This is a predicted structure of a 525-nucleotide part of an RNA (small-subunit ribosomal RNA, central domain) from a metagenome. The coordinates come from a structure-prediction model, not an experiment, and the mean pLDDT is 80. It matches the Rfam family "Eukaryotic small subunit ribosomal RNA". Its Rfam clan is "SSU clan". The RNAcentral record of the full RNA draws on SILVA.

Context: one part of a larger RNA
RNA sequence: UUGCAGUUAAAAAGCUCGUAGUUGGAUUUUGGGUUGGUGUGCGUGGUCCGCCGAAAGGUGAGCACUGCGGGCGUCAGCCUUACCUCACGAAAGCUGCGUGUGCUCUUCAUUGGGUGUGCGUAGGGUUCGUGACUUUUACUGUGAAAAAAUUAGAGUGUUCAAAGCAGGCCAUCGCUUGAAUACUGCAGCAUGGAAUAAUGAAAUAGGACUUUGGUUCUAUUUUGUUGGUUUCUAGGACCGAAGUAAUGGUUAAUAGGAACAGUUGGGGGCAUUGGUAUUUCUGAGUCAGAGGUGAAAUUCUUGGAUUUCAGAAAGACUAACUACUGCGAAAGCAUUUGCCAAGGAUGUUUUCAUUAAUCAAGAACGAAAGUUAGGGGAUCGAAGACGAUCAGAUACCGUCGUAGUCCUACACCAUAAACUAUGCCAGCUAUUGCUUGUUGGAUGAUAUUUUCGUCUCCUGCAGGUAAUUAUGAGAAAUCAAAGCUUUUGGGUUCCGGGGGGAGUAUGGUCGCAAGGCUGAAACUU
Repeated sequence: UUGCAGUUAAAAAGCUCGUAGUUGGAUUUUGGGUUGGUGUGCGUGGUCCGCCGAAAGGUGAGCACUGCGGGCGUCAGCCUUACCUCACGAAAGCUGCGUGUGCUCUUCAUUGGGUGUGCGUAGGGUUCGUGACUUUUACUGUGAAAAAAUUAGAGUGUUCAAAGCAGGCCAUCGCUUGAAUACUGCAGCAUGGAAUAAUGAAAUAGGACUUUGGUUCUAUUUUGUUGGUUUCUAGGACCGAAGUAAUGGUUAAUAGGAACAGUUGGGGGCAUUGGUAUUUCUGAGUCAGAGGUGAAAUUCUUGGAUUUCAGAAAGACUAACUACUGCGAAAGCAUUUGCCAAGGAUGUUUUCAUUAAUCAAGAACGAAAGUUAGGGGAUCGAAGACGAUCAGAUACCGUCGUAGUCCUACACCAUAAACUAUGCCAGCUAUUGCUUGUUGGAUGAUAUUUUCGUCUCCUGCAGGUAAUUAUGAGAAAUCAAAGCUUUUGGGUUCCGGGGGGAGUAUGGUCGCAAGGCUGAAACUU
């Protein structure tokens, strides 16, 4: 790894980004024709053999011999734009041409043919060696190599067996057989294959090939010898010029990114603005109770409470509309208007061309509570006080009430039943509604002087949600995903392994702290 689970039994990080890692769309030589060898079976002939027949002929069998046709398989070539690298040297041969020569047939004739043999020349192959270059791997077949003992396994009557590597035959010398074979990861070596998966090449052509011209370096052979210089020639390197070519850019993924258009939303930030309620205060009116409760009391009240009216201020909140509706990564988001930047979906005969998916490390955001420093403090209200209830009540009920609740800070904290208790990306598999956004359409409706609009219906795409079913799944509840899983493998991340001890101790790290992250064991059952 084959081959487990993660809604509710143990379990998916709160959410997003993101490096290493892992994984990654399609596309390039397929196919056809043909030659030879070989295997197989079919059809049809001939020879041989048997039977019938006087013959003609008919019929049957064959591991018999053989011809032809087409079929299937396999091997080696060739052609279809299709390379088997190139250069030099050596070896033994092959083919063609030219030229001598032997034999033989032939011709008037070294005229012509055949067959040997010598030399020269040209050609294409085989083997070996040297040099220059060659895309590189994974994978797979085969082979060599790989201690023995062990293991599997062959042979063998240790009396059987575990074993052992012995033994068997004639019994007189003696003769004779064994001591097999397999397996032997990975890595390495040699060799065949070329599907699959990577990788490379020509885009500012410093690209390929063929000629050609310069610059420069090296110098062995030959010019009778020795030395010098130069040229030719041969081989490096560099710089040009011309020519050849089908010259060289795959496609545009119901993958992804970007641009553009009209939209859309209670998405975000800043400013501005409305609303009623609450509390307090001011002015006015009336009057004896008002609050509160299951019932009461604490509490307020002729110094006028509660209540009614008219105002003012403050801080908070944003009713009804408000929905199985919208937006946002999640947390979350609801008065008006303006400004700022951002997002999704839709549309597109626009553009780039693999740019992608998921993610250790790392990073941003992250309800409420809490912490720091300021402000603000209407309401509610941990702690606290009191009144009740009660066996008790340090609670539930009531009256007060501090912190807090609100705002500011690029000040922290980083957790929640952060829940859909269901990771993300991609594909497929049922039906029917409703609904949001947008595209296209309708001789639809309505309004208006037309346009712009509003509504209805159909349709495509992208969201949300429900109902019904099960051919599917599940322990079931149930689930269109929790399906496509013993018919087990689409990609990728995290995480769980009986209950407690325990998210404790200890260590590390972060934090002002509270605490967070990481995180056992003994023991017990």